[in-house]
Formats: sequence, structure tokens, C1' cells
RNA sequence: GCGGGUGUAGCUUAGUGGUAAAGCGUCUCCUUGCCAAGGAGAAGACCGAGAGUUCGAACCUCUUCACCCGCU
Repeated sequence: GCGGGUGUAGCUUAGUGGUAAAGCGUCUCCUUGCCAAGGAGAAGACCGAGAGUUCGAACCUCUUCACCCGCU
């Protein structure tokens, strides 16, 4: 330099055009003499960044950043 992959909540992952979901974790309450376990509820990501297409974009297109793999 060229090609490919990944980037979504604190962590690990879903979500392939129509108000972003789950597990673990965090907080509150219930249960218990206490802890753990269990039960109920809550907060938390506008999707790496910018632009475009579209009535509508995490998703399609272009550019760009970080990391990983391959080729030279």
C1' cells in the first nucleotide's frame, strides 16, 4: 500500500429498513434473626465518527477512526 472482519448499556452478546432486546452487574423493595439464595421493580446504550439514500437507517451507500486477520 491492497483486501477482509469487528465496533450496540459497566461487561458479554442479540437485533439484516418501522418507537434498540437479553444475560450478568448496579440501585430500591419483599422474604430471613443475619448473610447467601430466591421474588418484584427501576435506572442505564439514540448503535465508533461524519455525510448521503429513504416517508423512515443500528441495518443500505460513501468517507473516516480504532482494533484484529491475510496479501504484498
Record summary: The RNA shown here (transfer RNA) has 72 nucleotides and comes from a Chloroflexota bacterium. The organism belongs to Chloroflexota, within Bacteria. The RNAcentral record of the sequence draws on ENA. Model confidence (mean pLDDT): 82 of 100. Rfam family: tRNA. The family's RNA type in Rfam is transfer RNA.